[in-house]
This is a predicted structure of a 349-nucleotide RNA (Bacterial RNase P class A) from an uncultured Granulosicoccaceae bacterium. Its Rfam family is "Bacterial RNase P class A". From the family's description: Ribonuclease P (RNase P) is a ubiquitous endoribonuclease, found in archaea, bacteria and eukarya as well as chloroplasts and mitochondria. Rfam classes the family as a ribozyme. Of the family's consensus pairs, 95% are formed in the model.

RNA sequence: GGAGUUGGCCAGGCAAUCGCAGCAGACCGUGUGUCUGCUGAGGAAAGUCCGGGCUCCAGAGGGCAGGGUGCCAGGUAACGCCUGGGGGGCGUGAGCCUACGGAAAGUGCAGCAGAGAGCAGACCGCCGAUGGCCUUCGGGCACAGGUAAGGGUGAAAGGGUGCGGUAAGAGCGCACCGCGCGGGUGGCAACACACCGUGGCACGGUAAACCCCACUCGGAGCAAGGCCAAAUAGGGAGGCAUGGUGCGGCCCGCAUCGCCUCCGGGUAGGCCGCUUGAGGUCUGUGGUGACACAGAUCCCAGAUGAAUGAUUGCCCACGACAGAACCCGGCUUACGGCCAACUCCCACC
Numbered sequence: 001g002g003a004g005u006u007g008g009c010c011a012g013g014c015a016a017u018c019g020c021a022g023c024a025g026a027c028c029g030u031g032u033g034u035c036u037g038c039u040g041a042g043g044a045a046a047g048u049c050c051g052g053g054c055u056c057c058a059g060a061g062g063g064c065a066g067g068g069u070g071c072c073a074g075g076u077a078a079c080g081c082c083u084g085g086g087g088g089g090c091g092u093g094a095g096c097c098u099a100c101g102g103a104a105a106g107u108g109c110a111g112c113a114g115a116g117a118g119c120a121g122a123c124c125g126c127c128g129a130u131g132g133c134c135u136u137c138g139g140g141c142a143c144a145g146g147u148a149a150g151g152g153u154g155a156a157a158g159g160g161u162g163c164g165g166u167a168a169g170a171g172c173g174c175a176c177c178g179c180g181c182g183g184g185u186g187g188c189a190a191c192a193c194a195c196c197g198u199g200g201c202a203c204g205g206u207a208a209a210c211c212c213c214a215c216u217c218g219g220a221g222c223a224a225g226g227c228c229a230a231a232u233a234g235g236g237a238g239g240c241a242u243g244g245u246g247c248g249g250c251c252c253g254c255a256u257c258g259c260c261u262c263c264g265g266g267u268a269g270g271c272c273g274c275u276u277g278a279g280g281u282c283u284g285u286g287g288u289g290a291c292a293c294a295g296a297u298c299c300c301a302g303a304u305g306a307a308u309g310a311u312u313g314c315c316c317a318c319g320a321c322a323g324a325a326c327c328c329g330g331c332u333u334a335c336g337g338c339c340a341a342c343u344c345c346c347a348c349c
Base pairs, nucleotide, nucleotide: 001345002344003343004342005341006340007339008338009337010336012315013314014313015312016311017310018309020040021039022038023037024036025035026034027033028031042321046332047331049330050329051328052327053326054221055220056219057218061252062251063250064249066217067216068215069214070213071085072084073083074082075081086100087098088097089096090095101212102211106210107209108206109205123151124150125147126146127145132141133140134139159177160176161175162174163173164172178201179199180198181197182196183195184193185192186191225272226271227270228269235263236262237261238260239259240258243257244256245255246254279298280297281296282295283294284293285292286291
C1' cells in the first nucleotide's frame, strides 16, 4: 500500500417564526374553544416467518389423526431464538456454514455402462489332476472342475499393503493398518484417545424419500372483547328427533334444549380496550458467555380517512433504507457513514 474477516456506534445537528396530536393545569362564551408547560416514529417501524402477554369460545376432559422441532450443556416467560462446546464441511488464514436422532424394524430410489450394484459376479483372463486324443516322449490340445490375485466397465465392485502358502488363487494363514465387540482414561455431556483385550470380519449410499424414535402442540384473534346509542319486517321458506348445538378434522365423554341454512328488510355513531411495561439508563457483584441478582434513577407516541409540516440562518461526517395503529422477545430482508481488533499478499528499511 492492497484485499478480506469479526464486533461496536450513529442514522444530520443548533436556533427562530408559524402550524399539528396527546397529557396536565388555568380561564370562559362549554367549543374541532383560548393560554401556559411537557412529550411526540425505527434499527429495521418492513416481511407477517416463529414465540408469548392479553381477550373470548369454556362450566370437562381424554384419545386418534395431523403439525412442529431434532448433536450436547446452558440462557430465557417461551421459541424454530441466543450463548458456549462437540461432529462434519468450506477457506492459505482471520473466520464461516450446518435440515447434525435412527440405515442391524421395514419399504422405496440410484440413468447408462458392466459378468455383477444388497444379503449382488465370471466378459477378458489364471490353473487344469485322474480319465480322453496327439506326440519328435521334451510335451501339446480339449472337457469335467477350480479361481476372483491381474485386466476392463462404472461415481461406487465381497477392506488395504506386504510376506507365506497353493495346481492357480483367495484372510487360506500371519504382520501392520482398517472394522466389529468388551473395557480403560479425560470430560456434566455430545465426544476424544498415538490406551488394553478379543474376533478373520454382519456387510455400500440415500430419511431436505416413505418410515421408526424422542420431545412438544386446543382454537380464533384488538376487525379480540366489552359499554352506551340507533334502527327494524319477532317477515318468509326449508332441515334435524337413533336429534341439534357447544371456534380446525374424527371418536368417546360432559353440558344444554334448541340449533342450522337460504331469500328479503332496517341501523351501524360514540366511549373503553390504548399504553407503567417479562420497560429504559447507570453502577456493583457473579459467570468464558448468553444472562442473572442487587441498588439508584427516569416516564419515553397512542392517531382513528389516520398527528411532527413549512420557511429562514449557521454548522457538518453532506445524512442511505425508510413512518407506530394492542404490546413485547426473536429471526429474515433493505441500507449510508464512522470506529476498533484480527488475517493474508506485495514493496522498502